[in-house]
Context: one part of a larger RNA
RNA sequence: GGCGCACGGGGGAUGCCUCGGCAUUGAGAGGCGAUGAAGAGCGUGGAAGUCUGCGAAAAGCUUGGGGUAACCGACAAACAGGUGAUGAUCCCGAGAUACUCGAAUUAACGUAUACUGAAUUCAUAGGUAUACGUGGCCAACCCAGGGAAUUGAAACAUCUUAGUACCUGGUGGAAAAGAAAGAAAAAUCGAUUCCGUAAGUAGCGGCGAGCGAAAGCGGAAGAGCCCAAACCGGAGGGGUUUCCUCUCCGGGGUUGUAGGGCCACUCGUAUGGGAGUUACAAAGCGACAACUAGCUGAACAGCUUGGAAAGGCUGACCAUAGACGGUGACAGUCCGGUAAGCGAAAGUUGAGCGCCUCCUGAGUGGUACCUGAGUAGGACCAUGCACGUGAAACGUGGUCUGAAUCUGCGGGGACCAUCCCGCAAGGCUAAAUACUCCUCAAUGACCGAUAGUAAACUAAGUACAGCGAUGGAAAGGUGAGAAGAACCCCUGUUAGGGGAGGUAUGUGAACCUGAAACCGUGCGCUU
Numbered sequence: 001g002g003c004g005c006a007c008g009g010g011g012g013a014u015g016c017c018u019c020g021g022c023a024u025u026g027a028g029a030g031g032c033g034a035u036g037a038a039g040a041g042c043g044u045g046g047a048a049g050u051c052u053g054c055g056a057a058a059a060g061c062u063u064g065g066g067g068u069a070a071c072c073g074a075c076a077a078a079c080a081g082g083u084g085a086u087g088a089u090c091c092c093g094a095g096a097u098a099c100u101c102g103a104a105u106u107a108a109c110g111u112a113u114a115c116u117g118a119a120u121u122c123a124u125a126g127g128u129a130u131a132c133g134u135g136g137c138c139a140a141c142c143c144a145g146g147g148a149a150u151u152g153a154a155a156c157a158u159c160u161u162a163g164u165a166c167c168u169g170g171u172g173g174a175a176a177a178g179a180a181a182g183a184a185a186a187a188u189c190g191a192u193u194c195c196g197u198a199a200g201u202a203g204c205g206g207c208g209a210g211c212g213a214a215a216g217c218g219g220a221a222g223a224g225c226c227c228a229a230a231c232c233g234g235a236g237g238g239g240u241u242u243c244c245u246c247u248c249c250g251g252g253g254u255u256g257u258a259g260g261g262c263c264a265c266u267c268g269u270a271u272g273g274g275a276g277u278u279a280c281a282a283a284g285c286g287a288c289a290a291c292u293a294g295c296u297g298a299a300c301a302g303c304u305u306g307g308a309a310a311g312g313c314u315g316a317c318c319a320u321a322g323a324c325g326g327u328g329a330c331a332g333u334c335c336g337g338u339a340a341g342c343g344a345a346a347g348u349u350g351a352g353c354g355c356c357u358c359c360u361g362a363g364u365g366g367u368a369c370c371u372g373a374g375u376a377g378g379a380c381c382a383u384g385c386a387c388g389u390g391a392a393a394c395g396u397g398g399u400c401u402g403a404a405u406c407u408g409c410g411g412g413g414a415c416c417a418u419c420c421c422g423c424a425a426g427g428c429u430a431a432a433u434a435c436u437c438c439u440c441a442a443u444g445a446c447c448g449a450u451a452g453u454a455a456a457c458u459a460a461g462u463a464c465a466g467c468g469a470u471g472g473a474a475a476g477g478u479g480a481g482a483a484g485a486a487c488c489c490c491u492g493u494u495a496g497g498g499g500a501g502g503u504a505u506g507u508g509a510a511c512c513u514g515a516a517a518c519c520g521u522g523c524g525c526u527u
Base pairs, nucleotide, nucleotide: 001526002525003524004523005522006521007520008519009518015512016477017476020447021446022444023443024442025441026440027439028438029436030435031137032136039101040100041099042055043054044053046079049075050074051073061095062094063093064092065091066090070083071082072081108134109133110132111131112130113129114128115127116126141172142170143169144168145167146166152159156206182189183188193220194219195218196217197216203211204210224428225427226426227372231251232250233249234248235247236246237245238244239243256406258371259370260369261367262366263365264364265363266362267361272360273359274358275357276356284355285354286353288350289349290348291347292346294342295341296340300315301314302313303312304311316333317332318322324336325335326334377401378400379399380398381397382396383395384394387413408423409422410421411420412419464471465470484511487499488498489497490496
């Protein structure tokens, strides 16, 4: 030196665990903000720091309710000083207070009204005042205005990626769309939205790469309405003798087998009929229910092993409760709970109900008054439609043009005819659908500390890095209980070790288990 055995050091793998995460389901909520938000700063305790709470009335104040014996939040024990059966601490509802910054505002903008008031007579611009509104934040969903490139086409330009990412604006709890100038073609269907299918079909496409419907059918849901106009009435203004015209208000009226207005005629009319708070008018009350604290809640003992019984053995009991968690090992009957049942002074919400509120003629004939104009359509140029200019309909926009008026107009994929379908140029509209920053309940062939959120932890978006935008960790486990080792000894003296004591135990704080690498000590064999 090597090998082997034994015993250690070192290290923190593995196993077990989990006050943390992840995902999903069902309910709820879907906003907060000039009555000052989100967020931040600084304070605030007897006592230094951090977290939590709170705001100079500062771990809190008042009040209504619940609840019961202890309490003065956590790390974090002790001390000091207090509170509490005259009900504290604690939980829920309502209120008070609520420093500084922050939209941050003694402002700005908008609307309305009034008063003023230039060049410039009237007027207008402007100014002033008052009132009301807006502003900012916020995870995704939604609508709109703008809008790439990497990439694919095995290069690349049309094309694709993609109307995606991203920027901006805006609303809502959903948004958007929506009651046919529709879809169809055998007849017909009858607003919109979503799902399945049709279908990777019909098509589009340097006919390359690729892109890619719709009708129909089956389901979810289901709801329809209001204006403008004709005409009538009222008020006001302008030109004006009459008359014309404009504005406002009320009635009327709302559609395509056309409808309405006006005129004439016939029938009818209410202690009747119908409807309603999300559109179609609009407000409230009551009862009831739910939510925001809570309450009741069954049934087990003995022996035995052990440090400890919930384990083993024996014998019982409850069960609309044998979910789950805890308790010194594995508990239906020990504790919290669970099944079942009950509960609100105050606040919030609500389908349906009662009160309540609102509406209420039809037909026949005539007349030809009305039925959305710089609109529809056209030309050129773009663009959206699955559809790349194509035979390219249809929709939208820019420029230039520019109708008809129900004997009318639009569409049915160039265009024409026949036929069929519909009625544009005004508006509103729940549900079925999308999403989850957030709350509650529950679940998992999800993770178990190099995993799972970046973050299970004393101070994680922390330490640290960067001028900055930004990037961004590591780090869990004594024990049932601190019983956290009095006292003694060694010593280079706040270290470490040996006794003693405690503990079930070599569980000793660098603390469960404690692998390997690596480093030793002793013994044996061997060179």

A computed fold for a 527-nucleotide part of an RNA from a Planctomycetota bacterium, annotated as large-subunit ribosomal RNA, domain I. Its Rfam family is "Bacterial large subunit ribosomal RNA". Gene Ontology terms of the family: ribosome and structural constituent of ribosome. The prediction has a mean pLDDT of 82.